[in-house]
The prediction has a mean pLDDT of 84. A computed fold for a 477-nucleotide part of an RNA from Ziziphus jujuba, annotated as small-subunit ribosomal RNA, 5' domain.
Context: one part of a larger RNA
RNA sequence: GGAUGAACGCUGGCGGCAUGCUUAACACAUGCAAGUCGGAUGGGAAAUGGUGUUUCCAGUGGCAAAUGGGUGAGUAACACUUAAGAACCUGCCCUUUGGAGGGGAACAACAGCUGGAAACGGUUGCUAAUACCCCGUAGGCUGAGGAGCAAAAGGAGGAAUCUGCCCGAGUAGGGGCUCGUGUCUGAUUAGCUAGUUGGUGAGGCAAUAGCUUACCAAGGCGAUGAUCAGUAGCUGGUCUGAGAGGAUGAUCAGCCACACUGAGACUAAGACACGGCCCAGACUUCUACGGGAGGUAGUAGUCAGGAAUUUUUCACAAUGGACGAAAGCCUAAUGAAGCAAUGUUGUAUGGAGGUAGAAGGUCUACAGGUCGUGAACUUCUUUUCCCGUAGAAGAAACAAUGACGGUAUCUGGGGAAUAAGCAUCAGCUAACUCUGUGCCAGCAGCUGCGGUAAUACAGAGGAUGCAAGCGUUAUCC
Numbered sequence: 001g002g003a004u005g006a007a008c009g010c011u012g013g014c015g016g017c018a019u020g021c022u023u024a025a026c027a028c029a030u031g032c033a034a035g036u037c038g039g040a041u042g043g044g045a046a047a048u049g050g051u052g053u054u055u056c057c058a059g060u061g062g063c064a065a066a067u068g069g070g071u072g073a074g075u076a077a078c079a080c081u082u083a084a085g086a087a088c089c090u091g092c093c094c095u096u097u098g099g100a101g102g103g104g105a106a107c108a109a110c111a112g113c114u115g116g117a118a119a120c121g122g123u124u125g126c127u128a129a130u131a132c133c134c135c136g137u138a139g140g141c142u143g144a145g146g147a148g149c150a151a152a153a154g155g156a157g158g159a160a161u162c163u164g165c166c167c168g169a170g171u172a173g174g175g176g177c178u179c180g181u182g183u184c185u186g187a188u189u190a191g192c193u194a195g196u197u198g199g200u201g202a203g204g205c206a207a208u209a210g211c212u213u214a215c216c217a218a219g220g221c222g223a224u225g226a227u228c229a230g231u232a233g234c235u236g237g238u239c240u241g242a243g244a245g246g247a248u249g250a251u252c253a254g255c256c257a258c259a260c261u262g263a264g265a266c267u268a269a270g271a272c273a274c275g276g277c278c279c280a281g282a283c284u285u286c287u288a289c290g291g292g293a294g295g296u297a298g299u300a301g302u303c304a305g306g307a308a309u310u311u312u313u314c315a316c317a318a319u320g321g322a323c324g325a326a327a328g329c330c331u332a333a334u335g336a337a338g339c340a341a342u343g344u345u346g347u348a349u350g351g352a353g354g355u356a357g358a359a360g361g362u363c364u365a366c367a368g369g370u371c372g373u374g375a376a377c378u379u380c381u382u383u384u385c386c387c388g389u390a391g392a393a394g395a396a397a398c399a400a401u402g403a404c405g406g407u408a409u410c411u412g413g414g415g416a417a418u419a420a421g422c423a424u425c426a427g428c429u430a431a432c433u434c435u436g437u438g439c440c441a442g443c444a445g446c447u448g449c450g451g452u453a454a455u456a457c458a459g460a461g462g463a464u465g466c467a468a469g470c471g472u473u474a475u476c477c
Stems, first nucleotide, its partner, number of pairs: 001477004006473005013347006019340002021305001027302002030300003035063003040060002043057006070258003079183002082180001084178002088175003094170003098166002101135004110125006140149003154163003184230003191221003196218008233255004237248004260281003264277001283294004311337001313336003319333001320331002323328001350380004360371004385414004390409001394404001421466005426447003432461005442449002
């Protein structure tokens, strides 16, 4: 000198764009953040006098809930980076070959009885389906020889037709696995290892594999730093630097890991699952003491910690996502607004004229100098500001649809009106005098100032630098 997710002190006009718990992965009141489909399905309710029709509801069923969003605790590792590989899986989308024959039994809802304070149940009876089961069929699978095994569902429509279902092949995108290279510190950590290293048989997985197991062999790693200990999410990037490097990993993007702590599996194409389940633990909480409920490292918000970090706002109008044939519905993703000079950028705080060089301050050699064209005063303008008129783009395929928002912007009126501070002035380092103080009070980045004429302390006048900021502190280059 540059930089910051900064903080503190003094000060503070406006707009644009960004950014905002770096500390306790501390504990959390309350609301919301994942639903949707009646064109899969039986029933119930409401409206209409009835039929018909429409709307709604708890169930059964399907798809989604593994995305999106958060955090960085753990992890020195195939976790990440980059470059390769073979023994794999893949819902929805796309391309494509074929197919859907026959039959059956239930379970919720519902009704009756009934237990419990509640959470939640028990029992009897009835019932539908794209829920479940059986038989048949198979260009698939297994297999080495005869053979065996495996499927389906309908719905809407007057119809044409549309859509869904099953077996198989392929692509895309996604994921699992292996491997070369690279990735912090310590030797005051030198030896480490028993499923350990390899083989065979068996098991297991979507798949390779000591992944697991029985037996056999005695291997494997290590001064090119094993093991142990400490620290740490990694990267694209960011800051600095002429570069080489050094430091760093907020926001944005990719990957990984985690979801009160620890463990486990279930369902599923996909999880060992943030707002799912079971168990144990700590904590909080309800209870009729028998037993229950909970998990903000989602978004707002609270307490605590801390030098320190925002609203319990609006909307699905746009973009994107889930479901749906669609209308639509949900979406704290997202789009916006609010708060904060936290940063960056733009702009304003007026322009022109104006010497009796006024009053006043201050210095003085008492002549005067200086603040100073600065003010007053005259005149002009209106960026901002106040009041009013008009008023968007963002909306796409005819029409309709805008949270932001009566916002941006345009235009009329008003009046210089509403708007300057902070630090420094001995040298480094731009900027000097007076008064007070008297090694005191104090200053200080370094050298050092202060003991009676202090340009170094404090105040004043003046000056210098930067400016809606300025200075200090912390950290990096």